[in-house]
RNA sequence: ACCUGCGCAGGGAGAACCCGGCGGGCCGCUCGCGGCUUGGCCGGUGCCGAAGGAGCAACCGCCCCGGUAAACUCUCAGGCAAACGGACCUCGCAGGGUCA
Numbered sequence: 001a002c003c004u005g006c007g008c009a010g011g012g013a014g015a016a017c018c019c020g021g022c023g024g025g026c027c028g029c030u031c032g033c034g035g036c037u038u039g040g041c042c043g044g045u046g047c048c049g050a051a052g053g054a055g056c057a058a059c060c061g062c063c064c065c066g067g068u069a070a071a072c073u074c075u076c077a078g079g080c081a082a083a084c085g086g087a088c089c090u091c092g093c094a095g096g097g098u099c100a
Base pairs, nucleotide, nucleotide: 002096003095004094005093006092007091009090010089011088016045018044019043020042021041022040023038024037025036026035027034028033029032046080047079048078052076053074054073055072059067060066061065
């Protein structure tokens, strides 16, 4: 070099301001209803791929059958304001490891 772990370090994408119910808030009055609103909860529909998970082409094992990668595919999980999270990149630290 490379591998692993860590970090209040720097960067880091996509996709709903949808529908219904409940709850909350505000307003009105004929006082138990109506209207508006809502980043809470539940359900539905649509959508996204970059935690995690799953699948496979070439190739390898003689064949059966099995092994096998990704940022590809799936969307189980996760996500669709911001924040958080976030594959991955950079930096730093620690350990392993290689070389003269």
Molecule: Glycine riboswitch aptamer
Organism: Maritimibacter fusiformis